Context: one part of a larger RNA
RNA sequence: CCGGGUAAGGGAAAUCGGCAAAUUGGCCCCGUAUCUUCGGUAGAAGGGGUGCCUAUCCCUGUCUUUAGAAUUGCUAGAGGCAGGGGUAGGUCGCAGUGACAAGGGUGGCCCGACUGUUUACCAAAAACGUAGCCAGCUGCAAAGCCGAAAGGCUUAGUAUAGCUGGUGAGGUCUGCCCAGUGGUGGUGUCUGAAACCCCUUUACAAGGGGGCCAAGGCCCACCAAACGGCGGGCCUAACCCUGAGGCUCUUAAGGUAGCGUAAUGCCUUGUCGUCUGAAUGGCGACGUGCAUGAACGGCUUAACGAGGUUGCCACUGUCCCUACCCGGAAGCCC
Numbered sequence: 001c002c003g004g005g006u007a008a009g010g011g012a013a014a015u016c017g018g019c020a021a022a023u024u025g026g027c028c029c030c031g032u033a034u035c036u037u038c039g040g041u042a043g044a045a046g047g048g049g050u051g052c053c054u055a056u057c058c059c060u061g062u063c064u065u066u067a068g069a070a071u072u073g074c075u076a077g078a079g080g081c082a083g084g085g086g087u088a089g090g091u092c093g094c095a096g097u098g099a100c101a102a103g104g105g106u107g108g109c110c111c112g113a114c115u116g117u118u119u120a121c122c123a124a125a126a127a128c129g130u131a132g133c134c135a136g137c138u139g140c141a142a143a144g145c146c147g148a149a150a151g152g153c154u155u156a157g158u159a160u161a162g163c164u165g166g167u168g169a170g171g172u173c174u175g176c177c178c179a180g181u182g183g184u185g186g187u188g189u190c191u192g193a194a195a196c197c198c199c200u201u202u203a204c205a206a207g208g209g210g211g212c213c214a215a216g217g218c219c220c221a222c223c224a225a226a227c228g229g230c231g232g233g234c235c236u237a238a239c240c241c242u243g244a245g246g247c248u249c250u251u252a253a254g255g256u257a258g259c260g261u262a263a264u265g266c267c268u269u270g271u272c273g274u275c276u277g278a279a280u281g282g283c284g285a286c287g288u289g290c291a292u293g294a295a296c297g298g299c300u301u302a303a304c305g306a307g308g309u310u311g312c313c314a315c316u317g318u319c320c321c322u323a324c325c326c327g328g329a330a331g332c333c334c
Stems, first nucleotide, its partner, number of pairs: 001328007009320002013318001018315001026050005035040001037169001051091018092096001104313007111305002116128002132167007144153003170300004175230003180227002182223005188218001190217002196211005231249005258292001259289001270286006
């Protein structure tokens, strides 16, 4: 050094952090809060029991025997063997799931609904997926995809279907803006190439002029669960403060409900309350939020999680503070 074991008293004071270790542990019985989608949470939590011997009771299987008029069968009694369960008394040890095996528990909050998937060999997660929700395309020789083609997949399917994109159980909701970008539809006196037609130039052409005119553009509507966006200044209520309100500039519209110092807040260790002896911590509030915000979804939510964070109980060599024991070593010494 590696693996293992034990430690009086204290019990996380150690440390970024209880990392590691310890505690708990099987089975039976009692008992079980809160929340809840009424399923669950739950083995919640927290208690008690557990070996062996004797007696007795009950049950099950099987065998013998007796009786019920009667063979198989059935019922009842007696006896034997085997197994299981209960009660009582006794008995030994520190200890009875005596070895092995074998959950520590609980509270608050964040994220993700959940089981699942992933960086084979540094990341298992809050990432991906997921049912559910929404939008778009597609009428079938479909749309979409593969292929040079033939042909094939979807599909021996047919809109309750297939494909594409977004969101991500459930509950509750999802506000305003179509100016820009994009999409869909429409319309016409506009624009709009070649071909084509007419005229012309010329010996023939090229060329020149005119006509016709598709998509697109322009124009007009609509569409944001399309890409996206969602202001500033000044004044104002009979203490002060605040500003329901007013004026003004300006925009396509000026951020609604919610939530909020947040996995988002620079200032910031914000302020107040609470937990501690003490907290750049946790939780609860407050809110002009540098730079929250509604399917790039907002808020909430039982259950779930080798997720993140912070308390409490139990427990301990993590520590105070080290000591000793067992085994091993390719290292060191002889």
The part of an RNA shown here (large-subunit ribosomal RNA, domain IV) has 334 nucleotides and comes from a marine sediment metagenome. Its mean pLDDT, the model's own confidence on a scale to 100, is 84. It matches the Rfam family "Bacterial large subunit ribosomal RNA".